[in-house]
Context: one part of a larger RNA
């Protein structure tokens, strides 16, 4: 290479945008580059294969044939692919119209709680556990009331519910702004799919610099428990959590299931949105578009399950996989402040 694969055995890049590539709807028309007949020259000899001959046979060797799937020129066909013209609307895309949504930024607001800080009432306890005890309180805690200050996240609604390409989004309001969905006609003429490399986004932790700090808390400190207890349980607490702006680029980033697009039984509940019918309606039935679950047949799969949201049938493209350990690790580049990241062996061994 030809293969077989990638939901759970090894395998889907964390997501997106997309140049180069690779693929591409219907209809006519040209052309003849791919493609397919044909001729012609060419494709040394030798061997390989066929008939046929020399060495008593065979190896070995001689003469003829075939084959030499190739390439070159020409002649020819035109269904396919290219190219090129001309057209079409079913793929895509615009415009109009209309409702839903925790999509995204930015501003501002609001009420519950926890902490502190004044005051007041009040007095001897609180706290915390299996029980203790550190701890906190007669210099007046806890508790109960008023006031006030500061940061964090915002109960109930909240959902088996929405949004978003994924990370991931939840008070309320104002302002910018992205998409998706349904209706209805019009218009655009294939403008369309996928993507190597590039670019961008990407939870938490972590890093630079400035700010912030109420609660929680890695680290550590004390009590404890224990044979020990560098832990689990308690008191306490520091980076952090937060915010601005710049870095890091990873995850069990999972549906552990790339993306488009067609096509194959059904039931049943939810979200959004149209039509009918029914009546003037929270509604009821029934259509039918797009989402999100359940459950289920053929199919499919080693099985578990998958089943119109495919793991069934296909078709485009892209990534990966190839016994375990060594190792996602050396070395080497590339990125990073630095942590570390990406890329990525071998020896040895089983």
């Nucleotide at each position: 290479c030809u293969g077989g694969g990638c939901g759970u055995a090894a395998a889907g890049c964390g997501c997106g945008u997309g140049c180069a590539g690779g693929c591409u709807g219907c209809u006519c028309g040209a052309u003849a580059a791919g493609u397919c007949g044909g001729a012609u020259g060419u494709g040394a000899a030798a061997g390989c294969c066929c008939c046929g001959g020399g060495c008593u046979c065979a190896a070995c060797c001689c003469g003829g044939g075939a084959a030499u799937u190739g390439c070159a020129u020409c002649c020819g066909a035109a269904a396919c692919u290219g190219u090129c013209g001309a057209g079409c609307u079913a793929g895509a895309g615009u415009c109009c119209c209309g409702g839903a949504g925790a999509g995204g930024a930015a501003g501002g607001c609001g009420g519950a709680a926890c902490u502190c800080c004044c005051a007041a009432u009040g007095u001897a306890g609180g706290g915390g556990u299996g029980a203790a005890a550190u701890c906190c309180g007669u210099a007046g805690a806890u508790a109960u009331u008023g006031g006030g200050a500061a940061g964090a996240a915002c109960a109930c609604c909240g959902g088996u519910g929405g949004c978003g390409a994924a990370g991931g989004c939840g008070g309320c309001c104002u302002u910018c702004u992205g998409g998706a969905c349904g209706g209805u006609g019009a218009c655009u003429g294939a403008c369309g799919c996928u993507c190597a490399g590039a670019c961008g986004c990407g939870a938490a932790a972590g890093c630079g610099u400035g700010g912030g700090g109420a609660g929680c808390a890695a680290a550590c400190a004390g009590g404890a428990u224990u044979a020990g207890a560098u832990a689990c349980c308690c008191u306490g607490g520091u980076a952090g959590u937060c915010c601005a702006c710049g870095c890091c680029g990873u995850a069990a980033a999972c549906g552990u299931u790339g993306u488009g697009c067609a096509c194959u039984a059904g039931g049943u509940g939810u979200c959004g949105g149209g039509g009918g019918u029914a009546u003037u309606c929270a509604c009821c039935c029934u259509c039918u578009c797009g989402g999100u679950g359940c459950c289920g047949g053929a199919g499919c799969u080693a099985a578990c399950g998958c089943a119109u949201u495919a793991a069934g049938u296909g078709c485009a493209c892209c990534g990966c996989c190839u016994g375990g350990g060594g190792a996602g690790u050396a070395c080497g580049g590339c990125c990073g402040c630095a942590a570390g990241g990406c890329u990525a062996a071998a020896a040895c061994u089983c």